[in-house]
Context: one part of a larger RNA
RNA sequence: CGCAGGAUACUUGAGGGGUUCAUUCUCUAGUACGAGAGGACCGAGAAUGACGCACUUCUGGUGUGGCAAUUGUUCCGUCAGGAGCAUCGUUGCGUAGCCAUGUGCGGAAGAGAUAAGCGCUGAAAGCAUCUAAGCGCCAAGCUCCUCCCAAGAUAUGGUAUCCCUGUCGCAAGACAUUAAAGACCCCUGGAAGACUACCAGGUUGAUAGGUUGGGCGUGUAAUUGGAGUAAUCCAUUCAGCGGACCAAUACUAAUCGGUCGUGAGG
Numbered sequence: 001c002g003c004a005g006g007a008u009a010c011u012u013g014a015g016g017g018g019u020u021c022a023u024u025c026u027c028u029a030g031u032a033c034g035a036g037a038g039g040a041c042c043g044a045g046a047a048u049g050a051c052g053c054a055c056u057u058c059u060g061g062u063g064u065g066g067c068a069a070u071u072g073u074u075c076c077g078u079c080a081g082g083a084g085c086a087u088c089g090u091u092g093c094g095u096a097g098c099c100a101u102g103u104g105c106g107g108a109a110g111a112g113a114u115a116a117g118c119g120c121u122g123a124a125a126g127c128a129u130c131u132a133a134g135c136g137c138c139a140a141g142c143u144c145c146u147c148c149c150a151a152g153a154u155a156u157g158g159u160a161u162c163c164c165u166g167u168c169g170c171a172a173g174a175c176a177u178u179a180a181a182g183a184c185c186c187c188u189g190g191a192a193g194a195c196u197a198c199c200a201g202g203u204u205g206a207u208a209g210g211u212u213g214g215g216c217g218u219g220u221a222a223u224u225g226g227a228g229u230a231a232u233c234c235a236u237u238c239a240g241c242g243g244a245c246c247a248a249u250a251c252u253a254a255u256c257g258g259u260c261g262u263g264a265g266g
Base pairs, nucleotide, nucleotide: 001152005163006162007161008160009159010158011157015149016148017147021049022048023047024046025045026044027043033038051106052105053104054103055102059100060099061098062097066093067092068091069090070089071086072085073084074083075082076081110144111143112142117137118136119135120134164265165176166175167174168173177263182260183259184258185257186202187201188200189199190198207253208252209251210249211248212247213246214245216242217241218240224235225234226233227232
């Protein structure tokens, strides 16, 4: 820009894409078959592998602004207590998120038309013949079914709802008047994201931050008191501290505003 008014939702599915796997064991049954050795079709059930999709409850990995321990050095005048730097200095553990080696699910069943093949009826050709007319069966293959995208499918689809004037004029339009529904700009953000887009919100508000409570992590802070010559230990203390998690709460910031979009539709 189109989709002959504008808008917000929900849809149909032309078409396109994905999938299409393999193996083992048990029963049927040591049955049919076979002298024996051996050993089924059909059917039923239970697993496994590879692959794919999704997820993070569990098991683990990571977790560079979480907690603790610790070395060297500089600084805060010294002690104590800390901060910076040294690969996050090193080490132990670890929330959310992300992830797989972890968890769940999938390729099930069915239909139609067929290939090779197997047939029925049946002439040409008194017979025979699956074929010439006619009618069946049959494949991991084809088309559906199932999953995803999808109306720029210009053949531009459908449904519901919302919104929009007076005069003149046959109409196009002119004049006056009005900026509707809705959207955007802007801002707070996000399990959304390169940007954009998408989604949640913008005071009639829990969108983010802060605060409070909880969870979870780390593992018992500092200070003070006590014991010991001291290193250190004990008590206060399952303390202290804390990123992402779950809630509550307008304390802070989403203020105030602006723009587009018209007037019933060839």